[in-house]
């Protein structure tokens, strides 16, 4: 340089155009405990990497760009 995936909550991830964007864990805070641990209840955290574009309507489709990965080519 060229194909292919990946990017969503602190973290692993789901979600494949249409209700308010969610699980698990992790954090708070309450309850339980002498205490902490589990447990039980609650609750905070996302402008869905950007920017355009299609659509009545986009985290989802399409251009392009940052980042990551893996294959292939270059490497006088």
């Nucleotide at each position: 340089g060229c194909g292919c995936c990946c990017g969503u909550a602190g973290c692993u991830c789901a979600g494949c155009g249409g209700u308010u964007a969610g699980a698990g864990c992790g954090c708070c805070a309450a309850u339980c405990u002498u205490a902490u641990a589990a447990g039980u209840u609650g609750g905070a955290a996302g402008u869905c990497g950007g920017a355009g574009g299609u659509u009545c309507a986009a985290a989802u489709c399409c251009u392009c760009c940052c980042g990551g990965g893996c294959g292939c080519a270059c490497c006088a």
Model confidence (mean pLDDT): 81 of 100. The RNA shown here (transfer RNA) has 76 nucleotides and comes from a Candidatus Microgenomatia bacterium. NCBI's taxonomy places the organism under Bacteria, Bacteria candidate phyla, Candidatus Microgenomatota, Candidatus Microgenomatia (nom. nud.). Rfam family: tRNA. Rfam classes the family as a transfer RNA.